Context: one part of a larger RNA
């Protein structure tokens, strides 16, 4: 000097991004215990006072009286406490080894598929689903409870309908090709070359008609993927627009919330709270760019969860210091 402990005059968060680490606190017994609350909590709330040892009384809880220390849960082990606000209802899970959480899950809710050889899973089989049966299974979304949950069906997806439209195999076969028995026609005395028509039969090819589901088309449907305007004027100061005009939309954002985990300007403005607050709390609303089961909004409990305060407390600090262990260092 460093690291692990210990103690400390005054002060007592002044450290710091933040009380991070450290100190408080603590056990039993009694006394008391507030807002709020789903009446169960909340609470060990908070907040006080006791505690050893002998005799005597009692069954005991207890009660009388005595005694010794700086201290009697005489050591260890053994809750810091309050307020006010986000987020999640809770217990519970989880990145083994940087993230414990507001992230999953949860019980309720609400859609959807499934009628049993059940929908789904699954590489064939087996086999789960289930020795179950719509109070049952499987899939999606939300996520206690309370109060609640609007408008739009034009797009997209599901569902339903089929009348018309378009349409695959397939039937269908006008029709066109290609082979030639056979025939005509030129040239040739003839054999024979050239050419044209060309049956059946084989073959290629193939139009009309017909011809499901789809898709188009008709219609439902948002706890289905989603969406949910703009400009202009107007009321006896001035501002403001309840009100009208217009454009454009499928429909223009409703309750309820709101500078929030969303707000850029922005440390908006007003009030608390501090001597001094860019966080915080209650407000206002100008919501750049909240908003309703991608749930709105509240909520008592509960949280090793984030924010703001206050009290008790302490070397975080003012500001260092002393004391112990281990290493540092010198000897070996």
């Nucleotide at each position: 000097c460093a690291c692990u402990c210990g103690u400390u005059c005054a002060g007592g968060a002044a450290c710091u991004c933040g009380g991070c680490a450290a100190a408080u606190u603590a056990a039993c017994u009694c006394c008391g215990u507030a807002a709020c609350u789903u009446c169960g909590g909340g609470a060990g709330a908070a907040g006080g006072a006791g505690u050893g040892c002998c005799c005597c009384c009692g069954c005991a809880a207890g009660g009388g009286g005595g005694c010794c220390g700086c201290a009697g849960u005489g050591a260890a082990a053994u809750g810091c406490g309050a307020a006010g606000g986000g987020c999640g209802a809770c217990u519970g899970u989880u990145u083994a080894a940087c993230a414990a959480a507001a992230a999953c899950a949860c019980a309720g809710g609400u859609c959807u598929c499934u009628g049993c050889u059940a929908a789904g899973u699954c590489g064939a089989a087996a086999a789960c689903g289930a020795c179950g049966u719509a109070u049952a299974g499987g899939g999606g979304c939300u996520g206690a409870c309370a109060c609640c949950u609007g408008c739009c069906c034009g797009g997209u997806g599901c569902c339903g309908g089929a009348a018309g439209g378009u349409u695959a195999a397939a039937a269908g076969g006008a029709g066109c090709g290609g082979u030639u028995a056979g025939u005509g026609g030129u040239a040739g005395c003839a054999a024979u070359a050239c050419u044209g028509c060309g049956a059946a039969g084989c073959u290629g090819u193939g139009a009309a008609u017909u011809g499901a589901a789809g898709c188009c088309c008709c219609g439902g449907u948002g706890a289905a993927c989603g969406g949910c305007g703009g400009c202009c004027g107007u009321a006896a100061c001035a501002a403001u627009a309840a009100c009208g005009g217009u454009c454009c939309u499928a429909a223009g954002g409703u309750a309820g919330c709101g500078a929030a985990a969303u707000u850029c300007c922005u440390u908006g403005u007003c009030g608390g709270g501090u001597a001094a607050g860019u966080u915080c709390c209650g407000a206002c609303c100008u919501g750049c760019a909240c908003g309703a089961a991608u749930g709105g909004u509240g909520u008592a409990a509960c949280g090793a969860u984030c924010c703001u305060u206050c009290g008790a407390c302490u070397g975080u600090c003012u500001u260092a210091a002393c004391g112990a262990g281990u290493g540092a260092c010198u000897c070996g």
The prediction has a mean pLDDT of 87.
The part of an RNA shown here (large-subunit ribosomal RNA, domain IV) has 332 nucleotides and comes from a metagenome.
The RNAcentral record of the full RNA draws on SILVA.